């Protein structure tokens, strides 16, 4: 962080049907239009339309009576319901459970009484004024169920008096007394007197309902709001209300309210209930339901049973709007609609047919409540968009290892099937009911009248010609979205190349992206799918259930104590808590669960449960509280002892520094890594005595003691606190903890007064340093000391709160107390306190704790709740400041931490080792030249190698050629490879000619092969064309294989299995000795094994045996020479030497010493050709360096195909102001130059090596013997060695340069070969910092041979061989093994921290 659920939702893509729901959450913003409250003529008066009846007549007008339409008034109820909205309200507003004996209730129900008798008025209405209007005034005439007056008085009130009951003012009764009501209307019969009947009045009694008031409880945040209040609290009296009340007012009193959070401030309608969660819990409070509260804003009261009133009145105020400028009108948070805000929420529809309301006696009028209907996938809940067959697994996409797989039974096709839309016919339910007609039954005198839960006909439906039925045709019209790296189901190829862009976290993209993008493919939902928002959950991440604080964040610096919490043992009362039972409540819908209803589902009905909770009773009495008697173990005393740097106060004393004075003394002293500052000849240091003054208290000392901490050390006295142990007695729960409080409380500061030897911030000086406002010195002030007052912080740390109580153990140590012994005692042995070591269960992440627990447990308090911002701002409190306490947020990150692993690093420490350094040869760095590289030039100076581990490296041979590079000029299936088509008999090929630098490009006599076939022909091999291909030293070693460097021939590097650890790992591999070695032995919770090490190959060095040619030659033979000695030739040749096989030999086998008692070793010795791996070579673990190489070859991938491929000529790769690496030759006398002379190995040779001979000063020719090699040749090794010259010089040193003149090899030496002769004779006299090689046959030197190769730039490389030294130590430096620390892990080339630079801004100071 996300997967789950929810939503009045919004946005994006898409969007058939239908049912039920919902729909301005923002601007209680402003509003055009229409509507949304009347109604009654059976209350009343005037009017008087239709139509009736009379009447007059002038025949079409007028008058009477009736009659009742419209519309205005009086008056009657109604408008205080319905409907909207959530502004404001933190409240008795709600919710829930009482009260009310302190009340009200129209209409309505039931009961009881009454309605006499009168009288003046006001609208309408006429008549007159005003006035734009709205609307008003003035006079007149009129009725009521309108007002008013008198009358009764069943009744009710009120006063008095009493009497039961009952306690706030209450209810019942009786007696006087005061004052108190009415109103008609309608039908019908009437003997006209009245009668009844329904309707309305009046009074009073109850009674339903619907109010009003008051109380308990209970629901938000902020203490960085701690005090708040004057009508405030209470009384008394009075007013006022329906009604108690300070509700109002006058006195009196001074009270009330608050840490259980008043007062102040933010925010919020409040519940039933929605969401979501196992549950607690936690958001939210739309629709639907109670109550509230408001109507433009503030304020007021009329009228009323009811308002202080949404469509009602006045004030005021802001808007709008009329206007004749005088004045006037208006409030959609009623339905619809409109503007405006806003991501964003609908028609100015239809009806009273139902279901409700007002009214009315009805009929019936109103009714935007309400039923419906419209718009939105906004929600949720149903349907469909087709079902079976169907493999040549079509086409076609897409991928591929080119075979194949994938979309895929999918489609095509075949068979069927028609819900929904379409189209045709029918065609509701809701209508109980009223109404109206006819009968009928009831009252009554009645065929009026009124009434009935009785019967028949007829009428009465907005939705609606909709639901639903039947037919009709046709697969016919109907499928999107997101998403595929892990979380999280689902894969590929292309494109892109840290760009575009992806993202909820974590991370994707830098040329091979399952992560962008489109695409096939695939999962997941499906008329929807996703994205944002939001709220729950996962979060036991605020822990009530259900966390924590030794080191992650967290224990208050410590003690005493108030509040408060908590609290031992017996045993009575009470019965608040608690436990149970009963009864009220706890709306209704909603949820649960059951059953029915629409075709199902959603939805809706009917019943059940369930409602944790309140409230009243009764029981119970374990526990808890409360009370009341006891107890003694918790706790405190009391007595007796000993211990202690425990506190405060005065007094003493030595050592020591410093600093006065005096003596001696004489140039130094001090300090430092080295110095310099400083001090001192005006006498320091040093030394001796004298003295002054402060401060601090060596040794005793001990993880030893004492204290709550903080802290406490010379001694001695006084005062004073606590702890501890013995033994007994007393008190009788008196106790833990402890928010605020209150004390204490290290250094350092602060303020006053004193004191000042040392030490010493700050300052000064001196040095270090790139600087050095530091570290180092030499000085010094505050200030360390003391009295007095402040300050209140610390790594105040056991990083561990107090208290208590349970829990195996070993072992010091302080200090007490008892035993035993003993002359006394130590030493033992038991106890109990403190204070340590290791440790057991146990805990704990782990590291660790473990009876002084961080173990089990209890009570109390204190603190945490990702990192930075920040213990910081502001604001409070405190301080004389300094600053201390409280303590944030806004931004900002996705980590910050803990413990422990492995490694890697350290200018950390410990062991060892290496030509690592030390100690030596000889060089490099200077020159001159080669040669390689950078770098510049260039048309190209191809290309790769770049710290050690590029730079005489690839290249063991660049004039062509090689050769990729560069200019030019040619080729297009191509210099090469397969394939296929088609096409070729004068075809393949060719001599030759032209042309040209070549390549090529035209031309071209001649002119063919191989199979079968009797021949026609027909196959091949060639050539032409044409298609597939080929061909790239083009890229990318950071895609890759091989292969190599490196670390390092360094001793490591790992596995099984067993333990150990939650685990990452350990552990064997560590230790103790030893090795060149993890090489060996000893011990170990490890045993054992692999891969390096050795060892086994090869060479060298000794021996024996073999073998014996081309090697070898002694003795011997025979020819020549010579006086001889002997030399020359040739013959034969055991042996030795040699050559190559095989074999022995060396193993710490053997002595002696050492080392730990061993063993492994180590050190010496004998023997031995060789001694401890004898020399040397091959041999290079697990890795490390994205280390080299695509240009050796091979390879993915991606570029280019009349060219990035092929031919060629010519140039270039050699280019030259400069760096550098690597090497040659020198600078000379240990040397150089004649001359003479000696000694080898290892290796080549046929297009080759070549002898002897001649030619030529010479490279080198001629020629050509022998030799495919122990035979021949290359081939004379050469420094040594002998005699001669040189005489210290730019030389008889060194040879560079350059002129000439040859010689060789080659197609060809101009750019560009090698030699060689004669000239020419540079630089250089030994090399600054610096750096490199090497321990023996090594360095040094000398020379010789191969390999590449026509030749050669070889002075380079790899071999041979001669000659032959010097050094032996562990302090550095450099690598490098092993085993501790670490904030590092791309691993110190890390990691990180602060200043400065730019900008803004505030603030101080000048």
């Nucleotide at each position: 962080u996300c997967a789950g659920g929810a939503c009045g939702a919004a946005c994006g893509c898409u969007g058939g049907c239908g049912g039920c729901g919902u729909g301005c959450u923002u601007a209680a913003c402003a509003c055009a239009u229409g509507c949304a409250a009347g109604u009654g003529g059976a209350g009343c008066g005037a009017c008087g339309a239709a139509c009736c009846a009379g009447g007059g007549c002038u025949u079409g007008c007028c008058c009477u009576g009736g009659g009742g339409c419209a519309a205005a008034g009086c008056c009657g109820c109604g408008a205080a319901c319905g409907g909207g909205u959530g502004a404001g309200u933190a409240a008795c507003a709600c919710g829930u459970g009482g009260g009310u004996a302190a009340c009200c209730u129209g209409c309505c129900c039931c009961g009881a009484a009454g309605a006499c008798c009168g009288g003046g008025a006001c609208a309408a209405c006429c008549c007159g004024a005003g006035g734009a209007a709205a609307c008003u005034c003035g006079g007149g005439c009129u009725a009521a169920u309108a007002c008013c007056g008198g009358a009764u008085g069943u009744g009710a009130u009120c006063g008095c008096u009493c009497u039961u009951c009952a306690c706030a003012g209450g209810a019942a009764g009786a007696a006087c007394g005061a004052a108190c009501a009415a109103a008609g209307g309608g039908a019908g019969c009437u003997u006209c007197g009245g009668c009844c009947c329904c309707c309305g009045c009046u009074u009073c009694g109850g009674g339903a309902u619907g109010g009003g008031c008051c109380c308990g409880c209970g629901g938000c945040c902020c203490a960085u709001u701690a005090g708040c209040u004057u009508g405030u609290u209470g009384g008394u009296g009075a007013g006022g209300u329906a009604a108690c009340g300070g509700c109002u007012c006058a006195c009196c009193a001074a009270g009330g309210c608050u840490u259980c959070g008043a007062u102040g401030g933010g925010u919020a309608g409040c519940u039933g209930g929605u969401c979501u969660g196992a549950g607690a819990g936690g958001a939210c409070g739309a629709u639907c339901a109670g109550c509230c509260a408001c109507a433009c804003u503030g304020g007021g009261a009329c009228u009323g049973a009811g308002a202080c009133a949404c469509g009602g009145c006045c004030c005021a105020g802001a808007c709008u709007c009329c206007u004749a400028c005088g004045g006037g009108a208006g409030g959609c948070a009623g339905c619809a609609g409109u503007g405006g805000g806003g991501a964003a929420u609908c028609u100015u529809g239809c009806g009273c047919a139902a279901u409700g309301g007002g009214c009315g006696a009805c009929a019936g009028c109103c009714u935007g409540a309400c039923g419906c209907a419209g718009c939105a996938a906004c929600g949720c809940c149903g349907c469909g968009u087709g079902a079976g067959g169907g493999a040549a697994g079509a086409a076609g996409g897409c991928u591929u290892u080119c075979g194949g797989g994938u979309c895929g039974u999918a489609a095509a096709c075949c068979u069927c099937u028609u819900u929904c839309a379409g189209g045709a016919g029918g065609g509701a339910c809701g209508a109980a009911g009223c109404u109206u007609c006819g009968g009928g039954g009831g009252u009554g005198a009645a065929u009026a009248g009124c009434u009935c839960u009785c019967c028949g006909g007829a009428g009465u439906g907005a939705c609606g010609g909709u639901a639903c039925c039947u037919c009709c045709a046709c697969a016919a019209g109907a499928a999107g979205c997101c998403c595929c790296g892990g979380c999280u189901a689902a894969c590929u190829a292309c494109g892109u190349g840290c760009c575009a862009g992806c993202a909820g976290c974590c991370g994707c993209g830098g040329u091979a992206a399952u992560a962008c993008a489109g695409a096939g493919g695939u999962c997941c939902c499906g008329a929807g799918c996703g994205u944002u928002g939001u709220u729950u959950g996962g979060a036991u991440u605020c822990a009530c259930u259900g966390g924590g604080c030794g080191u992650a964040a967290a224990g208050g610096g410590u003690g005493c104590g108030u509040a408060g919490g908590u609290g031992g043992c017996c045993u009575g009362g009470u019965a608040a808590g608690u436990u149970u039972g009963a009864u009220g409540u706890g709306a209704a819908a909603g949820c649960u669960c059951a059953g029915g209803g629409c075709u199902u589902a959603a939805c809706c009905c009917u019943g059940a449960a369930a409602u944790g909770g309140c409230a009243u009773u009764g029981a119970a009495u374990a526990c808890u509280a409360c009370u009341g008697u006891g107890c003694u173990g918790g706790a405190g005393g009391u007595u007796u002892g000993g211990a202690g740097g425990g506190g405060g106060g005065a007094c003493u004393g030595g050592a020591a520094u410093u600093c006065u004075c005096g003596g001696u003394g004489u140039a130094g002293c001090a300090g430092u890594g080295a110095a310099a500052u400083g001090c001192g000849u005006a006498g320091a240091u040093a030394u001796c005595g004298a003295g002054a003054g402060g401060a601090a208290c060596a040794c005793c000392a001990g993880u030893g003691g004492c204290g709550a901490a903080g802290g406490c050390g010379a001694g001695u006295c006084c005062c004073u606190g606590g702890a501890c142990a013995a033994c007994a007695c007393c008190u009788g729960a008196c106790a833990c903890u402890g928010a605020g409080g209150c004390a204490c409380g290290a250094a350092a500061g602060c303020c006053g007064g004193g004191g000042g030897a040392g030490c010493a911030a700050a300052c000064a000086g001196g040095a270090u340093u790139a600087g050095a406002u530091a570290c180092c010195c030499u000085g010094g002030u505050a200030g360390u000391c003391c009295c007095g007052g402040c300050c209140c912080u610390a790594a105040a740390c056991g990083g561990u709160g107090c208290a208590c109580g349970u829990u195996u153990g070993c072992u010091g140590u302080a200090a007490g107390a008892g035993g035993a012994a003993u002359c006394g005692a130590c030493c033992c042995c038991u106890u109990u306190u403190g204070u340590g070591g290791c440790g057991a269960a146990g805990c704990u992440a782990a590291c660790g704790c473990g009876a002084u627990a961080a173990a089990c447990g209890u009570g109390c308090c204190g603190c945490c709740u990702g990192g930075g911002g920040a213990g910081u701002a502001c604001g409070g409190u405190c301080g004389c400041a300094a600053g201390a306490u409280u303590a944030a947020a806004a931004c900002u990150c996705a980590a910050a931490g803990a413990a422990a692993u492995u490694g890697a690093c350290g200018g950390g420490g410990g062991c060892c080792u290496g030509c690592a350094c030390a100690a030596g040869c000889g060089g490099u760095g200077g020159a001159g030249u080669a040669u390689g590289u950078g770098g510049c030039u260039u048309a190209a100076u191809u290309c790769g190698a770049u710290g050690c581990a590029a730079c005489g490296c690839g290249a063991a041979g660049a004039a062509c050629c090689u050769u990729a590079c560069c200019u030019g000029g040619c080729c297009u299936u191509g210099a090469c490879a397969u394939g296929c088509a088609u096409u070729u008999g004068g075809u393949a090929g060719a001599a030759c000619c032209a042309u040209g630098a070549a390549a090529g490009u035209g031309g071209g006599a001649c002119g063919a092969c191989c199979c079968c076939g009797c021949a026609a022909g027909g196959g091949g091999a060639g050539g032409a064309u044409g298609c597939a291909c080929a061909g790239g030293u083009g890229c990318u070693g950071c895609a890759u294989g091989g292969c190599u460097g490196u670390c390092g021939u360094c001793a490591g590097c790992u596995c099984g299995u067993g333990u150990c650890g939650u685990g990452a790992g350990a552990u064997g591999u560590u230790g103790g000795g030893u090795u060149a070695a993890g090489u060996c032995c000893c011990g170990c919770a490890a045993c054992g094994a692999g891969c390096g090490c050795a060892a086994c190959c090869c060479u060298u060095a000794u021996g024996u045996c073999c073998u014996g040619u081309u090697g070898c030659c002694a003795c011997u033979c025979c020819u020549a020479c010579g006086a001889g000695a002997g030399u020359a030739g040739g013959g034969a040749g055991c042996a030795c030497u040699c050559u190559g096989g095989a074999c022995a030999g060396a193993c710490u086998g053997c002595c002696u010493c050492g080392c730990u008692u061993a063993a492994a070793c180590g050190g010496g010795g004998a023997g031995g050709a060789a001694g401890g791996u004898g020399g040397g070579g091959a041999u290079g673990a697990c890795g490390u360096c994205a280390a080299g190489u695509c240009a050796g070859u091979a390879u993915g991938g991606c570029c280019c195909u009349u060219a990035c491929g092929g031919c060629c000529a010519g140039g270039g790769c050699u280019g030259c102001a400069c760096a550098c690496g690597u090497a040659c030759u020198a600078c000379a006398a240990u040397g150089c130059c004649c001359g003479g002379u000696a000694c080898a190995a290892a290796g080549g040779g046929a297009a080759g090596c070549a002898a002897g001979a001649c030619c030529g000063u010479c490279a080198g020719g001629u020629g050509g013997a022998g030799c495919a090699a122990a035979u021949c040749c290359c081939a004379c090794a050469a420094a040594a060695c002998c005699g001669g010259g040189c005489c210290c010089a730019g030389u008889u040193c060194a040879g560079a340069u350059u002129g000439u003149c040859g010689u060789c090899c080659g197609c060809a030496a101009c750019u560009c070969g090698a030699c060689g002769g004669c000239a020419u004779g540079a630089a250089g006299u030994u090399g600054g910092a610096a750096u490199c090689g090497c321990u023996a046959g090594u360095a040094a030197u000398g020379g010789c041979g191969c390999a590449u190769c026509a030749g050669c730039u070889a002075c380079g490389g790899c071999g041979c061989c001669g000659u032959g030294a010097u050094a032996u130590a562990a302090a550095c430096c450099c690598a490098g093994g092993c085993g501790u620390u670490u904030a590092c892990a791309c691993a110190c080339c890390g990691c990180c921290c602060g200043u400065c630079a730019g900008g803004c801004g505030a603030u101080u100071c000048g």
The prediction has a mean pLDDT of 82. The RNA shown here (small-subunit ribosomal RNA) has 1406 nucleotides and comes from an uncultured bacterium. The RNAcentral record of the sequence draws on ENA.